[in-house]
Context: one part of a larger RNA
RNA sequence: AGCGCACGGUGGAUACCUUGGCGUCAGCAGCCGAUGAAGGACGCAAUAAACUGCGAAAUUCCACGGGGAGUCGUUAUAGACUAAGAUCCGUGGGUCUCCGAAUGGGGCAACCCCGCUGAGUAAUGUCAGCGACGCACAUCUGAAUACAUAGGGUGUGACGAGGUAAGCUCGGGAACUGAAACAUCUUAGUACCGAGAGGAAAAUAAAACAAAACAGUGAUUCCCUAAGUAGCGGCGAGUGAACGGGGAACAGCCCAAACCAGUAGGACGUAAGUCUUAUUGGGGUUGCGGGACUCUAUAAAGAAUUGAAGAAAGUUAGUUGAAGAGCUCUGGAAAGGGCUACCAAAGACGGUGACAGUCCGGUAGGCGAAAACUUUCGACAUCUGGGAGUAUCCCAAGUAGUACGGGACACGAGAAAUCUUGUACGAAUCUGCCAGGACCAUCUGGUAAGGCUAAAUACUGACUGACGACCGAUAGUGAACAAGUACCGCGAGGGAAAGGUGAAAAGAACCCGUGAGAGGGAGUGAAAUAGAACAUGAAACCGUGUGCUU
Repeated sequence: AGCGCACGGUGGAUACCUUGGCGUCAGCAGCCGAUGAAGGACGCAAUAAACUGCGAAAUUCCACGGGGAGUCGUUAUAGACUAAGAUCCGUGGGUCUCCGAAUGGGGCAACCCCGCUGAGUAAUGUCAGCGACGCACAUCUGAAUACAUAGGGUGUGACGAGGUAAGCUCGGGAACUGAAACAUCUUAGUACCGAGAGGAAAAUAAAACAAAACAGUGAUUCCCUAAGUAGCGGCGAGUGAACGGGGAACAGCCCAAACCAGUAGGACGUAAGUCUUAUUGGGGUUGCGGGACUCUAUAAAGAAUUGAAGAAAGUUAGUUGAAGAGCUCUGGAAAGGGCUACCAAAGACGGUGACAGUCCGGUAGGCGAAAACUUUCGACAUCUGGGAGUAUCCCAAGUAGUACGGGACACGAGAAAUCUUGUACGAAUCUGCCAGGACCAUCUGGUAAGGCUAAAUACUGACUGACGACCGAUAGUGAACAAGUACCGCGAGGGAAAGGUGAAAAGAACCCGUGAGAGGGAGUGAAAUAGAACAUGAAACCGUGUGCUU
């Protein structure tokens, strides 16, 4: 030195564990903000770096409830508080520095500077309040320019602004890709950007479908089907309905106009008055056309709105809750083994020195609110409302439609209806007008050019509960630990590592020893090769002893 064997060091794999994650389901909630949000900065403790909590009234203050013995967070020492009920939990209040929409002005966020009014002081310091912009309403003024208008001032406003995971609507809107290349096409109206709203949003009360000898359905939305069908398509790649059927949920309304009346102004007129403009009230709302108008009648019933008092249920603290201290064995420890009892509307689960229905917390089943909130019921109110006649009037205009150019419709211009609209033209008023996939006739259905409308539907940042042939510390969230931390980057941004003594600190008094850290005794403990660099403790790697070989 090599090869074995034994015993170690180092290292942190493995098995075990779980405070943390992941997913699903159900419920609840679904907005917060100038009464200053979300998010932060800086502070606040006797000592206090970090986290948590809080705000100069600062690890908190007050009231009302709950609760009942300890408490002063993670966290110790000292010192305090507490049955005159603390700490703690819930509800409602108070306080709430500075920044931030940030709003008196400025600014390199958490800083700088100012005006006015009031309080206080001998005076200064000090304290309180107000002071952005836009919009709406009210009011005072007021040019060119006579009335006026524009403009300006003041007051009032729980008005607006900013934030927010996903779902929603609207306005914009790709490319990679696929077509085995590529241009129409596809990806896709997707990603992304912008605007806006609500707990949902959007849509919604037929100018709808349908049928085709003349039936039928009856707002919207969502699901299953029809159906990968009919179609569309360099008829390539691909794309892709509807009618009808079955379900979920159901709910219908208001205006414009004709006509009547009023108010203010204007024109004409001597006046009565007529016409006209603006505006207010009544009236009226439909397709067996309706309404105005004229005549007549006038109450049964209905409604999506509202939600008083009160009632019920629930949420936000809680509370009650059966039965072995049984005997014995092993053990450090019994919940384990043996023997023998009991409860069960409770044998879910977790903890307790090993595996506990009967030890503890709970579980099943009951009970409970001073205060705040939610839901349901709920009176009054409000709204609707019959019939006959038909001369006249009304029934939404730069609209319908047409042409050209686009877009949307499953439908790529096609035989291309339907919807929409940039440009140019441009109707009709019920004997009207639109649709039924070019177009025409007949027939059938409907009544555009105003508006509102719950539910069934989408989603889950937050809260609550349950569950899992989900993970178990290189896994599972990036994060089980002071994690979006440390650290990196000018910045946008990127982004870790890091869990386990023991049942209990009983965390090793005392002695020896050292420069220090170690270490050796003693002691604790079931165990110290469980000693804090702490459970198990693989391999690489490094040794000590010994055997063999050289």